A computed fold for a 1494-nucleotide RNA from Porphyromonas loveana, annotated as small-subunit ribosomal RNA. The coordinates come from a structure-prediction model, not an experiment, and the mean pLDDT is 81. Its Rfam family is "Bacterial small subunit ribosomal RNA". Its family is annotated with ribosome and structural constituent of ribosome in the Gene Ontology.
[in-house]
């Protein structure tokens, strides 16, 4: 530090990374040097060389080799040379005798959990060859034997017999100062066993010699050094799912054995030893100095070095020898390899190097003995795969390089941008000046060498010291030094979303990929892959793997258990572990001196030395630890005292209780019996039904008979250790309190094991058995209902012995002992009074509040989760799992103990804010409920689905799509389809080049578009051109072509809901809260009052508009009251400004007045006043959002995509289609009506390609003609309404669909496919199921008008406008939606959420299995090799002694058990865990719809 959460503290809590290190491995790269390292696996198995030999001054000898001598022979230079025989005479040696060596060095970790190893001690229980010291000797004998030699055997190997000789080889005799054994006396002395010296008697035993004569050797004894060996204290891994093990076992007496103590080992006796302080078993390991790593405690390691063991192909044995049970020795078995003439026989690289296998993986069959060190030898020297050195490897650690300075036209060129241009690789290059480490060539060239032999000398009797001369180097012609030329010979590796330094493009498109650990990738990916840039690090650089850190995540330092994981159900109580006052001694802890030990290396620090370091060297410290000694005495221990006590307990006097067993009585109720009355139902349920009842129930009396439980009192009451305890009433036993202070005198407190008690259910016998009730059984519910509900009913439930032993046994909160502010309640005593209140009273309970404190909160809080001590239990991430297996109780059921693999990256606590609930409250809306009127039944109308088609263009799709885009599809529109055409395009533009025309007219082909003709023919001008068409090219152009989930804008819907938020201040660790909550009040977060809040914003409201009232101004194209005039009739007209209207400006309403409630706010009144009353009405006006809501087809716009086409012209056809569903509407189903016929009354709007007066034609739709008006001026015009009048309840004089027929009108054009007009025809349909919309007054219903697109219209839609003109609201239980408090929540994508179980299917990995394989350690019995060792009559041998046989021992083999233990593997099968979108329910989260759970 990141990761649970919408955010949030906290467990952690777990996972994960950032740091360090590696005997390392893979990847990619690679100049150079110093240093130090290099089979971590198969202690697997080896070919080949080599690692241990030396001494001729121990000895016989003489095979080679050399020298001399002698013979002989040949050459001849006649003394020389050659060859050959012969001679141990010489130097000197193969093999052998014998001497030291060979046990050192050098390898490996198999054993091994032990005195193996570390440390500290002891040996009066031991040895030690060579080596030093010292005494004391070496006299004189004998016998053999190997080498050679002769011979036998064998394929070797290799035996075997004959004969000969020698020693510093062997063996006796002599001698004995030590010594040894055994016995006597004296002295000294130790913790004990005991010793040590001194004397004396007996008795035992030694020697080796060599030669160059000077030295090396030889035997005794003592002592030292050095190297063993034995004993003991203390430290030394994991598992208790391993709890008992042990017979030579523990002891003791005696033997034996050993260098030596000892059950080592044998006899014989005795019954011990060892264990919860972890024995026995099981697994796993060499210890340790030391390494990593950590602040450090500690935690991992034990590769290289050092020190000790242990082992040498496996297992046993001894021999030799000063030492061994022996890595390059022996025997014996095994097991494997080789060799053979098949009879035999040979071998041991865990030396050094190499093979081969094993693995990810570890090198050369090198050089030298010059140094160091080692045997051996008088030496000289030989021997030395110890050792030093080289080689191989970036396998580590240090040094070094790979240039350096200047150089801006910031260059080409890559890349990337917001691109006429800028940024960035980048001072980087180029270019100029300089330097040469390292490499390359050449040339010089070291130390490491000191002994030591031999020569000379010096010094002193010798013999050893000193000096001098001169010999010895593998590494190596190396280190190093010098010169030459020249930037010349040298840069990679990983990263780059966050931790974690470093970011843009392009390509992909949950694809390929990535990842350590959150997580990226579904088309704009800083996260894949590749480019450019850029970080880091560098001869390296990533990744794997392991170990420590971080991780206070085993907590000693330095943690925890109310809810996160964790207090045992409860008591007694042993071991232990802790303990009161005081006084004395003690001195184990405890603490200081001081000795000793703590090996070298390491580490740490100095200073020194390789050119620096890295390494090395010397000092020095560290080495925290053992011992031993001398002190000291507070403090624990511990020994001896006290304590008339305060902790703990006994007595005595009282008090209390649903304590606890036993035993008696009680009365209500249920349920059953018998009678009695008394009749048809009862019962139960949301409603029902099963059930009971006329064979007489329920209901009521009376008597009864029987289990069980204890109304009321009864309480946050009491009593118990808990579990648990309730009717009275005896008896018994326990128990706490008070008081009193007699007694004891610290008895105390906890408390693993142990022991007892422990609710309900269970479970055994025997009883009982009303009620009530699993299991079952019916009836219901239901999709289904093995449930809830309901009728029955059996274990059971109650009692007695017995098991059993668990619970959410909860205060989820162990016991005990002190301390720390209070208030209140209650019990039981106590006092005092007036018997109530009371009290500074006592002990005690219990439940609430709160200071300080504590806690993540939430909370606790003298009953503490506070402060502190003491003992016990328990945790350490979810899940697997309280599962399996063993083992332990249990008749059983089951209990107690109690893991793993494998998966996950979270699971969890506590508050927060939201949404959510078949929770709670309070409130509001045409939400319900009162009404009115519709829709859903029917015909068209229109619209979507859905089909269908060449096409039936696209979008909208609960609410919030569906008479919606569209406010107007015959063509066009138009985006679709079929055909036909063109391709810089229909338009818009930039360059550049041709032409001069292009347009008009007109022909011919076409369906049209176009094509292909014919005819006519410019302007300006500085003569360069230009300006205008048109063509050709190239930039471009063009897409209603994808994405509304990239995007703006604009819309819808919550909702005109009353919310939404801010600053500052307080409060929470925080998220957040308060403010905005509360009372009241509004339509309203409207406001008033409270109030840690005070205050603003966006929302409300108001401010615009329109309508209703008026005043003032102004009157034409409105008005017309007064006056004049004048018509058939009209404000027609002179005139007025008076109404009405039209227009501008203003007035007016504010709960302002009054009562009356209320603190206010505010409300209430058939209150006044007023034209309007409490927002007057109606609009416009839509907070902070919410739906990845709607539109890329309205426009704009990013990325993608198409370019003779996915652009674009035309002609035609589709968008109108039709079995079918559904929205929405219009007509209608009739007398509150329909037909005739007469009358009458707005509002707002439109008009010139228009709206038309009037005339005339025509039934009619229009038609022909006038005429006025770009309009308060002319013009377009109501209906419903009244009045007569016919119809008379019918599918009608109602509906009017729909068909045939004639027609007008707009338009090129009404076939597909306008509308309207006449005449005919006359369909469904008599008020609509289930459901459902709309509306609160000028609403609704209802009646007609107008506009807007528009040639014409498929308008019954929109939008607007006036007439007439209702009904009804008690009221908020219920639907629906919304607001606000409040609560619960496992939801947060917020209940259209989250989930939970079988089943089906794929994969893991686990238990159980007939059993089968395998190991592994024991027990028993049989048989035993080699070997010692004991016995022993016949055989050798004078003898000593051997041989033979024989005994126990024993390693291997064999045999046995259902025996033990541990693994693999097994048909079958048990669960468990993972896997986008199987399956069947809804168990649980909200009262989750029956509250959940133990």
């Nucleotide at each position: 530090a990141g990761u649970u959460u919408g955010a949030u503290c906290c467990u952690g809590g777990g996972c994960u990374c950032a740091g360090a290190a590696u005997g390392a491995a893979c990847g990619c790269u690679a100049g150079c040097g110093a240093u130090a390292g290099g089979c971590u696996u198969a202690a697997c198995a080896c070919a080949u060389g080599c690692a241990a030999g030396u001494c001729g001054a121990g000895g016989g000898g003489c095979a080679g080799c050399a020298u001399g001598g002698u013979c002989u022979u040949a050459g001849c230079u006649u003394g020389c040379u050659a060859a050959g025989a012969c001679u141990g005479a010489u130097g000197g040696c193969g093999a052998c005798c014998g001497g030291c060596g060979c046990a050192c060095g050098g390898g490996u970790g198999c054993g091994u959990a032990a005195c193996g190893c570390g440390u500290a001690u002891g040996c009066a229980a031991c040895u030690u060859g060579c080596c030093u010291u010292a005494c004391a000797g070496a006299g004189g004998g004998g016998g053999a034997u190997a080498a050679c030699c002769c011979g036998u055997u064998g394929a070797a190997a290799g035996a075997c017999g004959g004969a000969c000789u020698a020693a510093c080889a062997c063996c006796g005799c002599a001698u004995a100062u030590g010594c040894u054994c055994a016995g006597g006396g004296g002295u000294c002395u130790g913790c004990a066993u005991g010793g040590g010296c001194c004397u004396u008697u007996g008795a035992g035993g030694a020697a080796a010699u060599a030669u160059u004569u000077a030295u090396a050797g030889c035997u005794g004894u003592a002592a030292g050094a050095u190297a063993g060996g034995c004993a003991u204290g203390c430290g030394u891994c994991c598992c208790a799912u391993u709890a008992g093990c042990u017979u030579g076992u523990u002891g003791g007496u005696g033997a034996g054995g050993u260098a030596a103590c000892g059950g080592c080992u044998c006899a014989c006796c005795a019954a011990g030893g060892c264990a919860a302080c972890g024995a026995u078993g099981g697994g796993u390991a060499g210890g340790g100095g030391a390494a990593c790593u950590g602040a450090g405690a500690g935690g991992u390691u034990u590769a290289u070095c050092c020190c000790c063991c242990a082992c040498a192909c496996u297992g046993g044995u001894a021999c030799u020898g000063a030492g061994a049970c022996a890595c390059g020795g022996a025997c014996c078995a095994g097991a494997c390899u080789c060799c053979u003439a098949c009879g035999g026989g040979a071998g041991g690289c865990a030396g050094c190097a190499g093979u081969g296998a094993g693995g990810a993986a570890u090198a050369u069959u090198g050089g030298u003995c010059a140094a160091u060190g080692g045997g051996c030898g008088a030496g000289a020297g030989c021997c030395u795969g110890a050792a030093c050195c080289a080689g191989c490897c970036a396998a580590g650690u240090c040094g070094c390089g790979u240039g350096a300075a200047g150089g801006a036209u910031g260059a080409a060129g890559g890349c990337c941008c917001u691109a006429u241009g800028g940024g960035u690789c980048g001072u980087a290059a180029a270019c100029u000046u300089c330097u040469u480490u390292u490499a390359u060539a050449c040339g010089g060239g070291a130390a490491u060498a000191a002994c030591g032999a031999g020569c000379c000398u010096u010094a002193c009797g010798g013999g050893u010291a000193g000096g001098g001369c001169g010999c010895u180097g593998a590494a190596u012609g190396u280190a190093c030094c010098g010169u030459a030329g020249g930037a010349a010979u040298a840069a990679g590796c990983a990263u780059c979303g966050g931790c974690u330094a470093a970011c843009u493009c392009c390509g992909u498109g949950c694809c390929a990929g990535c990842a350590g650990c959150c997580g990226c990738g579904g088309u704009a990916a800083u996260a894949c892959g590749g480019a450019g840039g850029a970080u880091g690090c560098g001869a390296g650089c990533g990744u794997u793997a392991u170990c420590c850190g971080g991780a206070u995540u085993u907590a000693u330092u330095g943690g925890g258990u109310u809810u996160a994981a964790a207090g045992g159900g409860u008591g007694c109580g042993u071991a232990g572990g802790u303990u009161g006052c005081u006084u004395g001694g003690u001195a184990a802890g405890u603490c200081a001196g001081c000795g000793g030990u703590g090996a070298a290396a390491a580490c740490u620090g100095a200073a020194c030395g390789c050119u620096c370091a890295a390494c090395g060297u010397u000092c020095a410290g560290c080495g925290u630890g053992c011992c031993g000694u001398u002190g000291a005495a507070a403090c624990u221990g511990u020994c001896a005292g006290g304590c008339u006590u305060u902790g703990a307990g006994u007595g005595c006097a009282g008090u209390g209780g649903c304590g606890g067993c036993a035993g008696g009585c009680g009365g209500a109720a249920u349920u059953c019996g018998u009678g009695g009355u008394g009749u048809a139902g009862c019962g139960g349920u949301g409603a029902a039904a099963u059930g009971c009842a006329u064979a007489g129930a329920u209901a009521u009396c009376a008597c009864g008979a029987g289990g069980a439980a204890c109304u009321c009192c009864g309480a946050u009451u009491g009593c118990g250790a808990a579990g648990g305890c309730a009717g009275c009433u005896u008896g018994c036993c326990a128990u706490a309190c008070u008081g009193u202070a007699a007694c004891u005198g610290a008895c105390a407190c906890u408390g693993a094991a142990g022991c007892a008690c422990g609710a309900a259910g269970g479970c055994g016998u025997g009883g009982g058995u009303a009620u009530c009730a699993a299991a079952c059984a019916g009836g219901a519910u239901u999709a289904g209902a093995u449930a809830c509900c309901c009728u029955g009913g059996u274990a059971g439930u109650c009692c007695a012995c017995g098991c059993a032993g668990u619970a959410a046994a909860c205060g989820a909160u162990g016991a005990u002992u002190a301390c720390u502010a209070g208030g209140a309640g209650u019990u039981u005593g106590c006092g005092a009074u007036a018997u109530a209140c009371c009290g500074a009273u006592a002990a005690g309970c219990u439940u609430c509040c709160a200071c300080a404190g504590c806690g993540a909160a939430a909370g606790c809080g003298u009953u503490a989760a506070g402060u502190a001590a003491u003992c016990c239990a328990c945790c350490u991430g979810g899940g697997g799992a309280g599962u399996a297996c063993g083992c332990c109780g249990g008749c059983a059921a089951c209990g107690g103990u109690g893991a793993a693999a494998c998966u996950c990256a979270a699971a969890g606590g506590a508050a927060u804010u939201g949404a959510c609930g078949g929770g709670g409250g309070c409130c509001c809306g045409c939400a319900c409920a009162a009404g009115c009127g519709g829709a859903g039944g029917a015909a068209c109308a229109u619209g979507u689905g859905g089909u269908u088609u060449a096409a039936u263009u696209c979008g909208a799709u609960g609410a919030u799509a569906c008479g919606c885009g569209a406010g107007g599809a015959a063509c066009c529109u138009u985006a679709c389809c079929c055909g036909g055409g063109a391709u810089u395009g229909a338009a818009a533009u930039g360059u550049a080049g041709a032409u001069g025309a292009c347009a008009g007219a007109u022909g011919g082909u076409g369906a049209a578009a176009g094509c292909c003709g014919u005819u006519c023919u410019u302007c300006c001008u500085u003569c360069g051109g230009g300006a205008c068409a048109u063509c050709u090219a190239u930039g471009u152009a063009g897409g209603u072509g994808c994405u509304g989930c990239a995007u703006g804008g604009u819309u819808g819907u919550c909702g005109u809901c009353a919310g939404c938020u801010c600053g500052u201040g307080c409060c929470g660790u925080g998220a957040g809260g308060u403010g905005u909550c509360g009372g009241c009040u509004u339509a309203a977060g409207u406001g008033c009052c409270a109030u840690a809040a005070c205050g603003a914003g966006c929302g409300c409201a108001a401010c615009c508009c329109a309508c209703a009232u008026u005043g003032g101004u102004a009157g034409u194209u409105a008005c017309u009251a007064a006056c004049a005039g004048g018509u058939c009739a009209a404000g027609c007209u002179g005139a007025g400004g008076a109404c009405u209207c039209u227009a501008c400006c203003g007035a007016g309403a504010c709960u302002g007045c009054c009562g009356u409630c209320g603190u206010a706010a505010g409300g209430c009144g058939c209150g006044a006043g007023g034209a309007a009353g409490g927002u007057g009405u109606g609009g416009a006006u839509g907070a902070c959002g919410u739906c990845a809501a709607a539109u890329c087809a309205g426009c704009a716009c990013g990325g993608c995509c198409c370019u003779u086409a996915c652009a674009u012209c035309c002609g035609g056809g589709g968008c109108g289609a039709c079995a079918c569903a559904c929205g929405u509407g219009u007509u209608a189903c009739a007398a509150u009506g329909g037909g005739a016929g007469g009358g009458a009354c707005a509002a707002a709007g439109g008009g010139c390609a228009g709206c038309u007066a009037c005339c005339g034609g025509g039934c009619g739709a229009c038609c022909g003609g006038a005429u006025g008006c770009g309009a308060a001026u002319c013009u377009c015009g109501a209906a419903a309404c009244c009045c007569u009048u016919c119809c008379c309840c019918a599918g009608u004089u109602c509906g009017g669909a729909u068909c045939g027929g004639a027609g007008u009108c707009u338009g090129c054009a009404a076939c597909u496919c306008g509308a309207c007009u006449c005449c005919g025809u006359g369909a469904a349909g008599c008020u609509g199921g289930a459901u459902u919309c709309g509306c609160u007054a000028g609403u609704a219903a209802u009646c007609g008008c107008g506009c807007a697109u528009c040639a014409g219209c498929c308008a019954u839609g929109g939008c607007g406008c006036g007439g007439u003109g209702a009904a009804u609201a008690c009221g908020u239980u219920c639907c629906c939606g919304g607001g606000c408090c409040u609560u619960g929540u496992a939801c947060a994508c917020a209940c259209c959420g989250c989930c939970c179980g079988u089943c089906a299917a794929g994969c893991c990995a686990u238990g159980g299995g007939a059993g089968u394989c395998g190991g592994g350690g024991g027990u028993a019995c049989c048989u035993g090799a080699a070997g010692g060792a004991c016995g022993u009559a016949a055989c050798c041998g004078c003898a000593a002694g051997g041989g033979g046989c024989g005994u126990a021992c024993u390693a291997g083999g064999g045999u046995a058990a259902u025996a033990c233990c541990c693994g693999g593997u097994g048909a079958c099968u048990g669960g468990g865990g993972c896997u986008a979108a199987g399956u069947c329910g809804u168990a649980a989260c909200a009262a989750g719809g029956u509250a959940a759970c133990c």